The RNA shown here (transfer RNA) has 72 nucleotides and comes from a Candidatus Woesearchaeota archaeon.
Its Rfam family is "tRNA". Rfam links the family to the GO term triplet codon-amino acid adaptor activity.
Its mean pLDDT, the model's own confidence on a scale to 100, is 81.
The sequence is in RNAcentral, with records from ENA.

RNA sequence: GCCUCCGUGGCUUAGUAGUAUAGCGCAGCCUUGGUAAGGCUGAGGUCGCGGGUGCAACUCCCGCCGGAGGCU
Numbered sequence: 001g002c003c004u005c006c007g008u009g010g011c012u013u014a015g016u017a018g019u020a021u022a023g024c025g026c027a028g029c030c031u032u033g034g035u036a037a038g039g040c041u042g043a044g045g046u047c048g049c050g051g052g053u054g055c056a057a058c059u060c061c062c063g064c065c066g067g068a069g070g071c072u
């Protein structure tokens, strides 16, 4: 220098145009004499950044940034 893949709450992730998911974690409540386990509820996301297409973009296209792997 070139090619491929990845970037989504604190962590791990689903979602490949039409209301952004789940698990763990966190907070509150229920249950218990108390704890653990269990149940219910909730908070937490400018979907890496910028632009384009489109009625509508996490999703498609372009550029940039970061990470992983490969080729020379």
Base pairs, nucleotide, nucleotide: 001071002070003069004068005067006066007065010024011023012022018055026042027041028040029039030038048064049063050062051061052060